[in-house]
RNA sequence: AGAGUUUGAUCCUGGCUCAGGAUGAACGCUGGAGGUAUGCCUCAUACAUGCAAGUCGAACGGAGUUACUUAAGCUUGCUUUAGUAACUUAGUGGCGCACGGGUGAGUAACGCGUGGGUAACCUGCCUUAAAGUCUGGGAUAACACUGGGAAACCAGUGCUAAUACCGGAUAAUCUUCCAAGAUGUAUGUUUUGGGAGUGAAAGCCGCCCUCUAUUUAUAAGGUGGCGCUUUUAGAGGGGCCUGCGUCCUAUUAGCUAGUUGGUAAGGUAACGGCUUACCAAGGCAGAGAUGGGUAGCCGGCUUGAGAGAGUGAUCGGCCACACUGGAACUGAGACACGGUCCAGACUCCUACGGGAGGCAGCAGUAGGGAAUAUUCCGCAAUGGGCGAAAGCCUGACGGAGCAAUACCUCGUGAGUGAUUGAAGGCUUUAGGGUCGUAAAGCUCAGUCAGUAGGGAAGAAGGUAUUUUGUGUAAAUAAUGCAGGAUACUUGACGGUACCUACAGAGGAAGCGACGGCUAAUUACGUGCCAGCAGCCGCGGUAAUACGUAAGUCGCAAGCGUUAUCCGGAUUUACUGGGCGUAAAGGACGCGUAGGCGGUACGUCAAGUUGGAGGUGAAAACUUAGGGCCCAACCCUGAGCCUGCCUUCAAAACUGACGAACUAGAGAAUUGGAGGGGAAGACGGUAUUCCAGGUGUAGCGGUGAAAUGCGUAGAUAUCUGGGAGAACACCAAUGGCGAAAGCAGUCUUCUGGCCAAUUUCUGACGCUGAGGCGUGAAAGCGUGGGUAGCAAACAGGAUUAGAUACCCUGGUAGUCCACGCCGUAAACGAUGGGCACUAGCCGUGGGCAAUGUCAUGUUGUCCGUGGCCAAGCUAACGCAGUAAGUGCCCCGCCUGGGGAGUACGGUCGCAAGAUUAAAACUCAAAGGAAUUGACGGGGGCCCGCACAAGCGGUGGAGUAUGUGGUUUAAUUCGAUGCAACGCGGAGAACCUUACCUGGGCUUGACAUCCGGGGCUAUUUAUAGAGAUAUGAAGUUUCAUGGUAACAUGAACCCCGAGACAGGUGGUGCAUGGUUGUCGUCAGCUCGUGUCGUGAGAUGUUCGGUUAAGUCCGGCAACGAGCGCAACCCUUGUCCUUAUUUGCCAGCGCGUAAUGGCGGGAACUUUAAGGAGACUGUCCCUACUGGGGAAGGAAGGUGGGGAUGACGUCAAAUCAGCAUGCCCCUUACGUCCAGGGCUACACACGUACUACAAUGGCCGGUACAAUGAGGAGCGAAGCAGCGAUGUGGAGCAAAUCUCAAAAAGCCGGUCCAAGUUCGGAUUGGAGUCUGCAACUCGACUCCAUGAAGUUGGAAUCGCUAGUAAUCGUGGAUCAGCAUGCCACGGUGAAUACGUUCCCGGGCCUUGUACACACCGCCCGUCACACCACCCGAGUAGAUUGCACCCGAAGUGGCUGACCCAACCAUCUAUGGAGGGAGGUCCCUAAGGUGUGCUUUAUAAGGGGGGUGAAGUCGUAACAAGGUA
Repeated sequence: AGAGUUUGAUCCUGGCUCAGGAUGAACGCUGGAGGUAUGCCUCAUACAUGCAAGUCGAACGGAGUUACUUAAGCUUGCUUUAGUAACUUAGUGGCGCACGGGUGAGUAACGCGUGGGUAACCUGCCUUAAAGUCUGGGAUAACACUGGGAAACCAGUGCUAAUACCGGAUAAUCUUCCAAGAUGUAUGUUUUGGGAGUGAAAGCCGCCCUCUAUUUAUAAGGUGGCGCUUUUAGAGGGGCCUGCGUCCUAUUAGCUAGUUGGUAAGGUAACGGCUUACCAAGGCAGAGAUGGGUAGCCGGCUUGAGAGAGUGAUCGGCCACACUGGAACUGAGACACGGUCCAGACUCCUACGGGAGGCAGCAGUAGGGAAUAUUCCGCAAUGGGCGAAAGCCUGACGGAGCAAUACCUCGUGAGUGAUUGAAGGCUUUAGGGUCGUAAAGCUCAGUCAGUAGGGAAGAAGGUAUUUUGUGUAAAUAAUGCAGGAUACUUGACGGUACCUACAGAGGAAGCGACGGCUAAUUACGUGCCAGCAGCCGCGGUAAUACGUAAGUCGCAAGCGUUAUCCGGAUUUACUGGGCGUAAAGGACGCGUAGGCGGUACGUCAAGUUGGAGGUGAAAACUUAGGGCCCAACCCUGAGCCUGCCUUCAAAACUGACGAACUAGAGAAUUGGAGGGGAAGACGGUAUUCCAGGUGUAGCGGUGAAAUGCGUAGAUAUCUGGGAGAACACCAAUGGCGAAAGCAGUCUUCUGGCCAAUUUCUGACGCUGAGGCGUGAAAGCGUGGGUAGCAAACAGGAUUAGAUACCCUGGUAGUCCACGCCGUAAACGAUGGGCACUAGCCGUGGGCAAUGUCAUGUUGUCCGUGGCCAAGCUAACGCAGUAAGUGCCCCGCCUGGGGAGUACGGUCGCAAGAUUAAAACUCAAAGGAAUUGACGGGGGCCCGCACAAGCGGUGGAGUAUGUGGUUUAAUUCGAUGCAACGCGGAGAACCUUACCUGGGCUUGACAUCCGGGGCUAUUUAUAGAGAUAUGAAGUUUCAUGGUAACAUGAACCCCGAGACAGGUGGUGCAUGGUUGUCGUCAGCUCGUGUCGUGAGAUGUUCGGUUAAGUCCGGCAACGAGCGCAACCCUUGUCCUUAUUUGCCAGCGCGUAAUGGCGGGAACUUUAAGGAGACUGUCCCUACUGGGGAAGGAAGGUGGGGAUGACGUCAAAUCAGCAUGCCCCUUACGUCCAGGGCUACACACGUACUACAAUGGCCGGUACAAUGAGGAGCGAAGCAGCGAUGUGGAGCAAAUCUCAAAAAGCCGGUCCAAGUUCGGAUUGGAGUCUGCAACUCGACUCCAUGAAGUUGGAAUCGCUAGUAAUCGUGGAUCAGCAUGCCACGGUGAAUACGUUCCCGGGCCUUGUACACACCGCCCGUCACACCACCCGAGUAGAUUGCACCCGAAGUGGCUGACCCAACCAUCUAUGGAGGGAGGUCCCUAAGGUGUGCUUUAUAAGGGGGGUGAAGUCGUAACAAGGUA
């Protein structure tokens, strides 16, 4: 720091996703040790049990236990009495219980943060300072007795103490009055003096005996400590007030009656509507009041470069709460977590009368949940409460336990070990590669864990004794304070940390990933299945993406996943985005608040800048050090804390104030243009209607028609009249207006604009949220009007349908007046204003200058257009009328769909408008440009493409191939053109792959090993044959050796396994080959240039060509594969050669024939050459084209071979080869028979015909290519014939096949199902072959179907072609109407390119790119999902009104009750207080009625998503009606 993903590719816009970090986490797999942290995020749900707040006997009276002393009784070891000491403590009393600990429900608030204020306040314990602690009194718990109750507990009578309570004195204070002074920003504050009123206290524990009384002792007294009372100051703590900051929502816009203020009173520690009475009518709010939702706030934490965003666990500060709600009491402090009272819900006890309780303390339980620990140890340390102290209490705290929850550290070994890269696994091209120095082996050290032994720090204090200094004191006593010494004593953790020894590699590695992003690949299994997936996407038989294995990569006691947050995301943009076409400029104007604002001067100092001071808690963070062996962690210092406050200073800029200016803005004056607006009047053309005339059969309309009108006289035409609407030409990128919009002519009224000259005002300006106004068409209301046009509607057509397009009619409406609506692609898809920034050319309206006076030229201002530079832009494009460069203000945007929709509000008569979401769903949607492809777009061009012709197919019969059907099998493949007389250049067996049946299993075939043999050949039996069992028969080659023989090779048999074999699958795994577009003229590259880029250029353009053929031009210059040429053949000539071919001339010979001698002229043969190149001439500028000549041939002469880059996953695994898969006594192999030849039917390709241009009969003429030895086979003979016989000749220019046929000559038939046609069938034969039954060909005799030229449709062919005629060959034993080749005879037509088909080039549009056989829309049907409405139903919060009203404070009352004080004197009264009653307030509760909100509901509605459903074809091309 980026990456993936929209496309065929590109750039941009834009979303989605990923890589990073983090967590109080959870889940999956796995798990050695230690340290330090952390651990109910959910139900503020309910809680069993234990503990979490007590302490003080030195405040008090009792009671009890023990020890000792004393006394008494006696049963002499017990009981009792008194006292002392120690200990215990129910009660009274004091202090504490308001701290500590928990939780985050509530709270949007002075709750919190930060800075101030308190002259408006309080403060127990503590410190400091001053003074005091005098004198009296009456009770009451405990206790005893009595009573009630199940209990909790309560009542009565009687006794008693205090540091409990009360009176008095005194002091300070406080209140009030008077007088004087000081002082403050104000209310005020403060000092001094005086008067009146009010008004404190408590003791306890030690020590001493100087003084006094009589020696000891006690009292008095003295003294110390702790207390008590009042006051001063402080510290610390708190209360209250306040500036600023503190979430979302306007689909919450108005809220408020104690409300805002005042006066008075009350109340409080204190100010205050805090409360009450009265008076006034205020207060808050668009800078968001009120309402709703959510939430404890902060230091901080996480992330980020930062700005920010998210968050508020642990630690720390503040707040709030303590079962829910209310209330007060006590107290320094509470409206009180482990207090009280009341109400409510819940739980428990109960004798049914009544009682008890509150874990959001620590553990723990249940429940909830994905999920969060021990009913542990200790007060040793730190801290707290009480106490004089010892000490007690302390689930605060210190520790331990559980958990990989997080962070940090360590280990699971180290070295060596390969010429044996072991075994094994995996893989393989079978050689190898890899795991891998890894292991084994050898040599080591010994962490952690284990065992044994030793063993800390954390402890400071405390008590006793003693001692030093010092205070108080009369004191050497006692005691306080600050130390020292000695002795004793205090550790939960824990026998822990740590140290030592021992043994031995021994006990200690997993998880995830491996298609791209993203580091890391192979094999097998699976076969759109199972599954994966963060995004893109994998999987349909060779998956680097699923599962497993091996290997590799990453991290490591962890690793992955999930969830959440920040980042990346400049994707809310302050830093730091945009709005012509991607989302986005308001329809337009006026204008309020607000924001912004010209030039020069002065003052102030709010903003701004600087210095200083205060604060910004600690912790955290950064940094420098230090301590645990290191680290995490901890400690110390510094920085930071970006803020707020105070103060001093500066004065440039902004601001405020003052006083000026004229360049902005405005006004006056003089001119000017204009469909600007409103009202009124007038005009002519056209249309239609009415009346009349003329006139006759049609008119009208369309692609073509019909509906319609017309003999009752239309249309046409003429005259006259009426009506309504709109204003041709002028007319224009022209004018005016803010926009909408505005057009005949004239008149009246009226708004704005432009120019010129001087004068005036003096910043008066720009923009503009809300607001107000204007606002096309359609539509609505009321009333008119209605010629034409024309939604709806009707009819006619079209069509598969046609609720459309076309036609004939036709009503609202269009017009006018008044009133609504308030929207448009209201568009320049471009908000307004100001300023600046090269040029050129028009046009509208002014002004000025010049002047040769012209319909001139130049300059300038305001409009309106075109082309372009710089610049900008993703590109297209914009470019002084900016989309350039800047400033100011407003509006708007933040992925697509859902949706401009729902709900709510506002407006409207309605239609509807405006404001405006969410759930859910997708990974895109989109802009511009590029290359293709396509178009019922355009231009140019070609082709037997059409047209012009000739002949066919489609009809018949047959042949053949295919489909279908059938079958045991009818083997398989080929399927639009480009399958179908195709693979099959030849299925009776074989072929043969298929079926049935019978056999074989190392095999029919190949290689290797072992053993044995010797082949060949002949033959018998059984069998359908394969085969099985026999018989006869004998020995080949090589080497060695004299030989016998041995070994080997060939061949055969037997045996074992490696293997053979497969026409089994996959042509969508492949090679090779082939078809097709297409013999169409195209397809590309290098360098350069242009473009951000895909790409373009070249290859386009003008000509031309069969051709990207050539020429010219050109940011291109060249090149390659194609085209052409080179090759073969054919057409003419020449040279050479001359047999088997030829024969002119010479000769011989024959009935005749190159038969013979000979010849080399000709023909032919086959080698080599020549020839044709637009070379010559004419027209045309070149090229090219046209014509002419010459020539055998003329413009690539004819034909062939030759097939660019590529397309069709085209064809072929059955020609061959081949990967993978499959079969292996069978999917292999052998054999017999059958089948591939079936047959209702359909199609393709052919043959033969339908006849007279013919059939038949007779005669007669002329070819070329070829083939031949298991062959061609002559002559002759036989047969009607197929053929037989025969065998000459010939491995061929020699012989044979071999007769060419159409043709020509003559005859016959006479238009018919025939003397056409030959199918079919019967009979008889021939040939091939082991074998013609299924199933061959041919011959003869007989038979003699259909068919009389073929519907829609469709094929071939442009010259030696079509048509027609025969001939040969391959295959082949035999079997062509097929195929391949050969020659004979031999036409017609082409105006031309409009149309059909195919193709090429350029251009245009595109929403197509699998590329129009494309894409794609809507209804309907089905399934699922979320949402809206909904008769209602059930809750929740809350407002208003009313009822009821507990406890309690306060007020009033108080006939009843009362110890302290007073009076009088024993019984009352007074003061004061209380019980009770009552009033105000008020929680809970109740009733009624609203708002908001949640859940749910019959039914209704649209939306979204789904596999190959239905109907049409709306859009994209002119998308077939733009």
A computed fold for a 1522-nucleotide RNA from a metagenome, annotated as small-subunit ribosomal RNA.
The coordinates come from a structure-prediction model, not an experiment, and the mean pLDDT is 84.
Its Rfam family is "Bacterial small subunit ribosomal RNA".